A computed fold for an 89-nucleotide RNA from Amycolatopsis antarctica, annotated as SAM riboswitch aptamer (S box leader). The RNAcentral record of the sequence draws on Rfam. The organism belongs to Amycolatopsis, within Bacteria. The coordinates come from a structure-prediction model, not an experiment, and the mean pLDDT is 80. Rfam family: SAM riboswitch aptamer (S box leader). Rfam describes the family as follows. The SAM riboswitch is found upstream of a number of genes which code for proteins involved in methionine or cysteine biosynthesis in Gram-positive bacteria. Rfam links the family to the GO term regulation of gene expression.
C1' cells in the first nucleotide's frame, strides 16, 4: 500500500502570518474571496468514532488519541468517487 466495516442533512471561530485564487476530481451551476478567502499556526470551542464509567442491551460524562469548527461531501450528474473513524494484517 491494497481490501474490510461505519459514518458522511446535529453542532463548533477567533487572533497572527502570507497573498489569488477557493469550496477533492471533470461538466454545468451557486457560492466565499484584496473589508484578505484558501493555506499554515496559536488559542478557543464542538463531539462522530475508539479509549473510559455504568453488568448486558442501552446510556453517560469527558476531552486521552484521532477527528472536525461557511454553504447536506455546496447543489444536479459522472467515476476504479472523496473524506474521516475503526478493526485487521
Nucleotide at each position: 500500500a491494497g481490501g474490510c466495516c461505519a459514518u458522511c442533512c446535529u453542532g463548533a471561530g477567533c487572533g497572527g502570518c502570507c497573498g489569488a485564487g477557493a469550496g477533492a476530481c471533470c461538466u454545468g451551476g451557486c457560492u466565499c474571496g484584496a473589508c484578505g478567502a484558501c493555506g499554515c499556526c496559536g488559542c478557543a470551542g464542538c463531539a462522530a468514532c475508539c479509549a473510559c464509567c455504568c453488568u448486558u442491551c442501552g446510556g453517560g460524562g469527558c476531552a486521552g488519541g484521532u477527528g472536525c469548527u461557511a454553504c447536506c461531501g455546496c447543489c444536479a450528474g459522472g467515476a476504479c468517487c472523496g473524506a474521516u473513524g475503526g478493526a485487521g494484517g